[in-house]
RNA sequence: CGAGUCGGCCGGACGGUCGCGUCGGGGCAGGCCCCCGCCGAGGAAAGUCCGGGCUCCACAGGACACGGUGGUGGCUAACGGCCACCCGGGGUGACCCGCGGGACAGUGCCACAGAAAACAAACCGCCCAUUCGGGUAAGGGUGAAAAGGCGGGGUAAGAGCCCACCGCACCCCAGGUGACUGGGGUGGCACGGUAAACCCCACCGGGAGCAAGACCAAGCAGCGUCCAGGGUUGUCCGCCCGACGGGCGCGGGUAGGUUGCUACAGGCCUCCAGCAAUGGCGGUCGUAGAGGGAUGACCGUCCACCGCGCACGCGGUGACAGAACCCGGCUUACAGGCCGACUCGUUCC
Numbered sequence: 001c002g003a004g005u006c007g008g009c010c011g012g013a014c015g016g017u018c019g020c021g022u023c024g025g026g027g028c029a030g031g032c033c034c035c036c037g038c039c040g041a042g043g044a045a046a047g048u049c050c051g052g053g054c055u056c057c058a059c060a061g062g063a064c065a066c067g068g069u070g071g072u073g074g075c076u077a078a079c080g081g082c083c084a085c086c087c088g089g090g091g092u093g094a095c096c097c098g099c100g101g102g103a104c105a106g107u108g109c110c111a112c113a114g115a116a117a118a119c120a121a122a123c124c125g126c127c128c129a130u131u132c133g134g135g136u137a138a139g140g141g142u143g144a145a146a147a148g149g150c151g152g153g154g155u156a157a158g159a160g161c162c163c164a165c166c167g168c169a170c171c172c173c174a175g176g177u178g179a180c181u182g183g184g185g186u187g188g189c190a191c192g193g194u195a196a197a198c199c200c201c202a203c204c205g206g207g208a209g210c211a212a213g214a215c216c217a218a219g220c221a222g223c224g225u226c227c228a229g230g231g232u233u234g235u236c237c238g239c240c241c242g243a244c245g246g247g248c249g250c251g252g253g254u255a256g257g258u259u260g261c262u263a264c265a266g267g268c269c270u271c272c273a274g275c276a277a278u279g280g281c282g283g284u285c286g287u288a289g290a291g292g293g294a295u296g297a298c299c300g301u302c303c304a305c306c307g308c309g310c311a312c313g314c315g316g317u318g319a320c321a322g323a324a325c326c327c328g329g330c331u332u333a334c335a336g337g338c339c340g341a342c343u344c345g346u347u348c349c
Base pairs, nucleotide, nucleotide: 001345002344003343004342005341006340007339008338009337010336012302013301014300015299016298017297018296020040021039023037024036025035026034027033042320046331047330049329050328051327052326053325054209055208056207057206066205067204068203069202070201071085072084073083074082075081086100087098088097089096090095101200102199106198107197108194109193110192123140124139125136126135127134128133148166149165151163152162153161167189168187169186170185171184172183173182174181175180213259214258215257216256222250223249224248225247226246227245229241230240231239232238264286266285267284268283269282271280272279273278303318304317305316306315307314308313
């Protein structure tokens, strides 16, 4: 210098004018209204996919069903998230990708082609016999996939039939918390693939959601209680009624007002533990909270990009998108730009 890989960050700046919303103050006795001041979207506020807080309802325990997750270890409030590692695959490399448990528990499926798609079978071929037939799975051919691969021996021709190497299964030793890895030995090989097919195994999971829910005042229907009154009895107590009348208490839901409502599993910095995710001590910073409704427009200077021009200058454009209980993730959209670490190639010192 060229070509890349990974991670992080910004995502127009300043000023003026007008406008919108909450809140505070003032003008007016108060309201409407007017004036002043403060504050007023994001890295994704989005999709609502996953997890949690919070709230109400349900709930003895167990079993079944249903749904989800799926290498190992760790982090976390939790997760399908994150970190580190293992295994497999890709790349010269930095690095990237993987829904990555189980296919001798059982069942199912494997299009087309092909002889045959799985308790094997035989189209061509090879061999024996040559009439029927028998042996073979090496070679051809089909397919995404064909019963370990390759070489040698062996044989009528062949074949793990035998042998070496590789692969596979089992056992032992060593290392590692573990997934797993390395080494040695034994066995001629022990029946394809598919579980985002049913299924099996392990673990996890109650339902609904801030229009959740809570409180306040008034009060209709209604309920309870007391009194007046009535009935029973000769009377009192007791018992029953208490329709009509009076007092007290309770009083669902809707509508109204208040609340939940934004300061917390928060961001950044130093130090400590840790490879890291993350955790701990200390410091520091942080005003959206609505009526489900606001958060905008114009002008000027600058900035970035594009075109004309190419000294000056002129014109145009300014991404994706917009809170509604909150938080942690994932995914998706995004003009333009900045920073850091690393890899490969070429050249020079």
The RNA shown here (Bacterial RNase P class A) has 349 nucleotides and comes from Nanchangia anserum. A source record names the gene rnpB. It matches the Rfam family "Bacterial RNase P class A". Rfam classes the family as a ribozyme. The RNAcentral record of the sequence draws on ENA and Rfam. The model forms 94% of the base pairs in the Rfam consensus. Taxonomically the source falls in Nanchangia (Bacteria, Bacillati, Actinomycetota, Actinomycetaceae). The prediction has a mean pLDDT of 75.